[in-house]
Molecule: transfer RNA
Organism: Chengkuizengella marina
């Protein structure tokens, strides 16, 4: 330099054009307990950036940025 794949809460991930963007771990609060842990309940927290297509974009297209793999 070229090709392919990927980028979503603190971490790992689901959602492949249309429902309030899903779940787990973690975090905060509560119940329980003498205290803590466990368990149960509740809550906060995310779509890499810019543009385009569309009635509607996490999803499709272009460019950029970043990561991984392969080739040279």
């Nucleotide at each position: 330099g070229c090709g392919c794949u990927c980028g979503u809460g603190g971490u790992c991930c689901a959602a492949u054009g249309g429902a309030u963007a899903u779940g787990a771990c973690g975090c905060a609060g509560g119940u329980c307990u003498c205290c803590g842990g466990a368990a149960c309940c509740u809550g906060a927290g995310a779509u890499c950036g810019a543009g385009g297509u569309u009635c509607a974009a996490u999803u499709c297209c272009u460019c950029g940025c970043g990561a991984g793999c392969g080739c040279g």